[in-house]
RNA sequence: GCAGCCUGCUGAACGAUCGCUGACGUUUCCGUAAAGGACGUGAGAGGAAAGUCCGGGCAGCGCAGGACGAGACAGUUGCUAACGGCAACCGGGGGAGACCCUAGGGAAAGUGCCACAGAAACGAAACCGCCAGUUUACUGGUAAGGAUGAAACGAGUGAGGUAAGAGCUCACAGCGACGCGUGGUGACACGCGAAGGAGGUAAACCCUGUCUGCUGCAAGGAGGAUUCCUAUCAAGGGUUGUCCGCCCAGGAGUCCGCUAACCGCACGAGCCGUCGUGGCAACACGCGGCCUAGAUAGAUGGUCGUUCCCGACAGAACCCGGCUUACAGGCGAGCUGCUACC
RNA sequence: GCGGGUAUCGUAUAGUGGCUAAUAUGUAGCCUUCCCAAGGCUAAGAGGAGAGUUCGAUUCUCUCUACCCGCACCA
Numbered sequence: 001g002c003a004g005c006c007u008g009c010u011g012a013a014c015g016a017u018c019g020c021u022g023a024c025g026u027u028u029c030c031g032u033a034a035a036g037g038a039c040g041u042g043a044g045a046g047g048a049a050a051g052u053c054c055g056g057g058c059a060g061c062g063c064a065g066g067a068c069g070a071g072a073c074a075g076u077u078g079c080u081a082a083c084g085g086c087a088a089c090c091g092g093g094g095g096a097g098a099c100c101c102u103a104g105g106g107a108a109a110g111u112g113c114c115a116c117a118g119a120a121a122c123g124a125a126a127c128c129g130c131c132a133g134u135u136u137a138c139u140g141g142u143a144a145g146g147a148u149g150a151a152a153c154g155a156g157u158g159a160g161g162u163a164a165g166a167g168c169u170c171a172c173a174g175c176g177a178c179g180c181g182u183g184g185u186g187a188c189a190c191g192c193g194a195a196g197g198a199g200g201u202a203a204a205c206c207c208u209g210u211c212u213g214c215u216g217c218a219a220g221g222a223g224g225a226u227u228c229c230u231a232u233c234a235a236g237g238g239u240u241g242u243c244c245g246c247c248c249a250g251g252a253g254u255c256c257g258c259u260a261a262c263c264g265c266a267c268g269a270g271c272c273g274u275c276g277u278g279g280c281a282a283c284a285c286g287c288g289g290c291c292u293a294g295a296u297a298g299a300u301g302g303u304c305g306u307u308c309c310c311g312a313c314a315g316a317a318c319c320c321g322g323c324u325u326a327c328a329g330g331c332g333a334g335c336u337g338c339u340a341c342c
Numbered sequence: 343g344c345g346g347g348u349a350u351c352g353u354a355u356a357g358u359g360g361c362u363a364a365u366a367u368g369u370a371g372c373c374u375u376c377c378c379a380a381g382g383c384u385a386a387g388a389g390g391a392g393a394g395u396u397c398g399a400u401u402c403u404c405u406c407u408a409c410c411c412g413c414a415c416c417a
Stems, first nucleotide, its partner, number of pairs: 001338005007332004012307007020044002023041004029037002046313001050324002053322005058216004065244004070212005075089005090104001091102004105207002110205002112201003122154001127146002129142005156172005175197001178193006220263002223256008236248003270290004275286004308311001343413007352367004360397001369385005390406005
């Protein structure tokens, strides 16, 4: 220099002015007071605010109880409030490499399925072939070879063996489960042994292990008092997918609160630091600093000026941690291969 | 905002791991008629998009897209 891999950050900037949202303060001004107005101070979208795919907080339901059912997840160790997330590692696959991908428990529990083709799709059987008998067409033996198919009975090569053959026997080599040893926290790796297990499919049913009560801020705080009627068993209602268990008497009317309101609702698993310690890392602990949207028809905009590379995807609605998807441009760190030079 | 569901010829519906995707109606052409309707024959026309599992996906799984429905105190 060229071609790549992999990550972190950023997401036009500055000033003036007029508005909008909510917070705090003043109230000398308007107002009896409160609320409101007025004035002042400082603040006001994102890395994904999105999809709502997971997990948790929070809230209610009756104590969140039992059984069944249903659902989710699936290598190991760790991180975490938790997770289907993250980190490191193990196994498998891809690449020349940096590196990338991996729904990765069980098919040696059971059941199902494997279209068409093919003799046969897992029970075994035998179309051509090979061998023997022999009436030349059948009977018997065989599973090496051919043909079909995504897949063919399922441990390859060589030798022996045989009528022909075959793990039928032997030697060597290979896979998996088992036992032992060594290393590792572990997944697992390596070595040895004896036995002789062998199609695929679990994003088919299922089995094993772990987890899950239900409903979501339109949750919920929240209804109260009183009169009459019917019952005190039963029926009915409430919570859940079902049952058990548990809880509640039911219906009608009147009055009050008054609701397009208020709270929930913005101090939190919070944010920041070229900080320190531990750890490969995810992360944890400590120290210091900071307060940083809170609407309810829903604010974050308009105008002017200057500069540049002329600006992508996109707008909070209870909150947080992840995942996924969308995204113009810019800045940076590390690494690989080739080539050239020192 | 929260929760649930659907997507197959133009339209309305089937089906289900074996696809060359079925039916009705509509559309087009032909026959029939003086013409139209009805009737008969024939043809065209589809699994929302992208990945994965599998020998094979419309079907199973994931992601995205579009559409539909439900939920606002006592009430």